[in-house]
RNA sequence: CGCUUAUCCAGAAAGACCGAGGGACUGGGCCCGAUGACGUCUUAGCAUCCUGCUCCGCUCGCUGCGGGGCGUUGUGCUAAUUCCCAUCCCGCCAAAGGCGGGAAAGAUAAGCC
Numbered sequence: 001c002g003c004u005u006a007u008c009c010a011g012a013a014a015g016a017c018c019g020a021g022g023g024a025c026u027g028g029g030c031c032c033g034a035u036g037a038c039g040u041c042u043u044a045g046c047a048u049c050c051u052g053c054u055c056c057g058c059u060c061g062c063u064g065c066g067g068g069g070c071g072u073u074g075u076g077c078u079a080a081u082u083c084c085c086a087u088c089c090c091g092c093c094a095a096a097g098g099c100g101g102g103a104a105a106g107a108u109a110a111g112c113c
Base pairs, nucleotide, nucleotide: 002112003111004110005109006108007107008106013043014042015041016040017039021032022031023030026086027085028084029083044078045077046076047075049074052070053069054068055067056066057065058064082105087103088102089101090100091099092098093097
């Protein structure tokens, strides 16, 4: 890099440095940014996917499964729904268009290769 599965409308800051763009790709919007964004470092925090501990239920029991809690480990994250719409498919509305659902794409985790 790729494949599989799961989740993605919740949550979470400050300091220092840098110095002009940034919000994944493409188009259209909208927003953030010299009152310093984005990025890097430090500390803090959020999450509970992995790991660990613990409580309950199922099981004769082992084992395993399910649910709750803690938050150790690994990891990720800390503007706005994955910021919104568009691309493809389905449905509803009389309908330009609008709404709903799905897919695709993307992000994160675990496993595999």
Molecule: SAM riboswitch aptamer (S box leader)
Organism: Cyclobacteriaceae bacterium